[in-house]
Context: one part of a larger RNA
RNA sequence: CUCUGCUAAGGAAUUAGGCAAAACGACUCCGUAACUUUGGAAGAAGGAGGGUCCUGGCUUGUGAAGGUGCUAGCCACCGGAGCGAGCUGGGAUCGCAGAGAAACGGCCCUACCGACUGUUUACCAAAAACACAGGUCUCUGCGAAAGCGAAAGCUGAAGUAUAGGGGCUGACACCUGCCCAGUGCCGGAAGGUUAAGAGGAGGGGUAAGCGCAAGCGAAGCCCAGAAUCGAAGCCCCGGUGAACGGCGGCCGUAACUAUAACGGUCCUAAGGUAGCGAAAUUCCUUGUCGGGUAAGUUCCGACCCGCACGAAUGGUGUAACGAGUGGGGCGCUGUCUCAGCAGGGGGCCCG
Numbered sequence: 001c002u003c004u005g006c007u008a009a010g011g012a013a014u015u016a017g018g019c020a021a022a023a024c025g026a027c028u029c030c031g032u033a034a035c036u037u038u039g040g041a042a043g044a045a046g047g048a049g050g051g052u053c054c055u056g057g058c059u060u061g062u063g064a065a066g067g068u069g070c071u072a073g074c075c076a077c078c079g080g081a082g083c084g085a086g087c088u089g090g091g092a093u094c095g096c097a098g099a100g101a102a103a104c105g106g107c108c109c110u111a112c113c114g115a116c117u118g119u120u121u122a123c124c125a126a127a128a129a130c131a132c133a134g135g136u137c138u139c140u141g142c143g144a145a146a147g148c149g150a151a152a153g154c155u156g157a158a159g160u161a162u163a164g165g166g167g168c169u170g171a172c173a174c175c176u177g178c179c180c181a182g183u184g185c186c187g188g189a190a191g192g193u194u195a196a197g198a199g200g201a202g203g204g205g206u207a208a209g210c211g212c213a214a215g216c217g218a219a220g221c222c223c224a225g226a227a228u229c230g231a232a233g234c235c236c237c238g239g240u241g242a243a244c245g246g247c248g249g250c251c252g253u254a255a256c257u258a259u260a261a262c263g264g265u266c267c268u269a270a271g272g273u274a275g276c277g278a279a280a281u282u283c284c285u286u287g288u289c290g291g292g293u294a295a296g297u298u299c300c301g302a303c304c305c306g307c308a309c310g311a312a313u314g315g316u317g318u319a320a321c322g323a324g325u326g327g328g329g330c331g332c333u334g335u336c337u338c339a340g341c342a343g344g345g346g347g348c349c350c351g
Base pairs, nucleotide, nucleotide: 001346002345003344004343005341006340007339009337010336013335018332027049028048029047030046035040037171051093052092053091054090055089056088057087058086059085060084061083062082066078067077068076069075096100106330107329108328109327110326111325112324113322114321118130119129134169135168136167137166138165139164140163146155147154148153172317173316174315175314177247178246179245182244183243184240185239186238187237188236191235192234193233197229198228203223204222205221206220209216210215248266249265250264251263252262275309276306287303288302289301290300291299
């Protein structure tokens, strides 16, 4: 120095942060809130108790002998011995172990995220990420679509649209607005454009022949080749947003002021609806107000001026759940004020 312990008074003043430690802890009984999807929340919280033997009291279960009634009985009533259980008062008291609840939840309030149990970066990340039931869109009629494979073939599936593939969203509740101009997809086929191919006008080379020559030049062979006919696609015409995506600006106006329900104007495919909002989103910003503290850049509740929320790249809520993230409280403590002390193990030296 380190590991393992104890500590006066205070009790988170420590710190990024209660990290670490302390604290709580079993069983039986009592008791238990908001909220809630009626299952939960809940071991909520918060309390109480203790061996064995003897003895007294109380409560209670079973109910013998015997008696009475009835014509009688295995019936009814009276009767309470014996046996048992629980609660409770008093007294006494043994053994063993270092130690008898040995091991064994701290709790509460609040916000965010994700519904949940699950899954993950083997070896720095376990999460708010992935998955998930559920929702929705889309493809697929079966030799299915899709996938693997030059192919044969196989998976899909010994399945058949309540099935299978793909995308997005992500329990549940309430909901999911406007824009089809662009891009994509689906449908359409009149017109425009358009390949190979079909077609072969006209042209060229060669040359039998003709011509005094310049030159012309049949057939054949060869070289190029116009018009015209040629699909899908694109253009074009429609549809489609739980397809990719998008969802304005300026000016004026009310009898204090301020503000603007209202008006004007420009642009757009359409100008953000409900809900939420300084938010895991807010730059300015420690916004402003309220709460909590003596004091609060965090936190909670509001406001709305949303730099730059917003509706399945889902919006807003939500009981339960979480080694998730933030704030607060009670308890508890050497985290700290501020250090001190003790024993033992290791570290160091020799071997």